[in-house]
Context: one part of a larger RNA
Molecule: small-subunit ribosomal RNA, 3' minor domain
Organism: Planctomycetota bacterium
RNA sequence: CACCGCCCGUCAAGCCAUGGGAGCCGGGAACGCCCGAAGUCGUCCCGUUACAGGGAUGCCCACGGCGGGCUCGGUGACUGGGGCUAAGUCGUAACAAGGUAGCCGUAGGGGAACCUGCGGCUGGAUCACCUCCUU
Numbered sequence: 001c002a003c004c005g006c007c008c009g010u011c012a013a014g015c016c017a018u019g020g021g022a023g024c025c026g027g028g029a030a031c032g033c034c035c036g037a038a039g040u041c042g043u044c045c046c047g048u049u050a051c052a053g054g055g056a057u058g059c060c061c062a063c064g065g066c067g068g069g070c071u072c073g074g075u076g077a078c079u080g081g082g083g084c085u086a087a088g089u090c091g092u093a094a095c096a097a098g099g100u101a102g103c104c105g106u107a108g109g110g111g112a113a114c115c116u117g118c119g120g121c122u123g124g125a126u127c128a129c130c131u132c133c134u135u
Stems, first nucleotide, its partner, number of pairs: 003098001005095001008091002011088001013085004018080003023075006031067004039060001041058006101122009
């Protein structure tokens, strides 16, 4: 439960997740520079019979500080679409030739489905003619 059918989009309401976003906050691993404790090692001096010990200094260097980037997460006024939700609003685009055939590409226009121009397709009905096929 088959036209009293089916069905499209805007708008309005609620919920959910999500993109952008002036920024704000935090994490991670590096990089550059500054500082440079303790300690090993090296050099010089004092010292000792010799160790030990002391002083100065060089390299490495923990922690810390500064800087500009990278990356990850949270938050963020505002904003974009998406999904879902028995009985909201506006129209009626598609499905029958759906009442302007429909669709594709492209451009312009429009509250919204959409409309119009140009080119293409038949996955269009109907009518006429031609060439054939089957009965």